RNA sequence: GCGGUCCGUCGCCGGCCGGCAUAUGCCGGCCGGAGGAAAGUCCGGGCAACAUAGAGCAGCGCACUCACGAAAGGUGAGCUAUCGGCAACGGUAGAGUAGCGUGACAGAAAACAACCGCCGGCAUCCGUCAAGGAUGUUGGCAAGGGUGAAAAGGCGGGGUAAGAGCCCACCGGACGCCACAGCGAUAUGGCGUGCCGCACGUCUUGCGCGUUGCAAGGUCAAGUAAACCGGCGCAUAUGGGUUGCUCGCUCAUUGCCGGCGGGUAGACUGCUCAGAUAAAUGACGGACGGCGAUUUCCAACUCUCCUUGCGGGAAAGUGGCGUCGUUACAGAACUCGGCUUACAGC
Repeated sequence: GCGGUCCGUCGCCGGCCGGCAUAUGCCGGCCGGAGGAAAGUCCGGGCAACAUAGAGCAGCGCACUCACGAAAGGUGAGCUAUCGGCAACGGUAGAGUAGCGUGACAGAAAACAACCGCCGGCAUCCGUCAAGGAUGUUGGCAAGGGUGAAAAGGCGGGGUAAGAGCCCACCGGACGCCACAGCGAUAUGGCGUGCCGCACGUCUUGCGCGUUGCAAGGUCAAGUAAACCGGCGCAUAUGGGUUGCUCGCUCAUUGCCGGCGGGUAGACUGCUCAGAUAAAUGACGGACGGCGAUUUCCAACUCUCCUUGCGGGAAAGUGGCGUCGUUACAGAACUCGGCUUACAGC
């Protein structure tokens, strides 16, 4: 990268048309009907709602270079370091010279290093009041030993009481500048600065990210319901208010007419010439493929062997016919771009 093809019979889902029937339906015809992963739902879009979703802080993600891309924890090609490999090649990692924090066990100490060790001063003692040595004390030292995953760049010289990039040469690294190659990361060479531990985190810088997902969301709309609102009407009706009581006034209830909203169940839509239902796209047979196995068959391109021969024969590989076996992982549910995972066989 590909992942079966064709035919027949019987079926399944959706749409349209015709006939019969007409609540549903039945019959016939035509058209359409899964994948490279439809899967996991991991990343990014479209779309939708939330204030025509805007700003700041916080938080999260990503981080070498170039190209592609709407974007992506995406793809391709490169760079540097390191690991594996004889090699071809493959794996892993990649912003930041500041500041701060942490570094198990071991170790004196994990960056304000003194355990052993080396060196100087002082005191006491030994010694021939010498040289020198011992003990104690007080200072200096990162050279040597030892611990550790990691110990203050390496190595040589100068220097020093002993030492140290303290100074110098060379080597390694960092940073800056120049030349040259490259779009660039970088690479090669030169010069300069003695600048020189590592890991992780925090922090800083740049870029990106609002939240929730089609069960988003939209439309219609039973029941509840005699909701609610307006008007009219009715009885010397009933109840409430006003008052101590009655009348009166007033409000409500019951009737009729008219009007209007939200919204549950549910339906439709979002939604698709595959499609919205736990949801079809299949089963059987035949032919041809792919792959594997097999032989008393056939061929003789290569090797080998036999034969007196340039001819003929045998047949290991190979090919052909035949036979048998095998043909996976898996199943759209709004949609697109990726990633990951599964997979007979090629």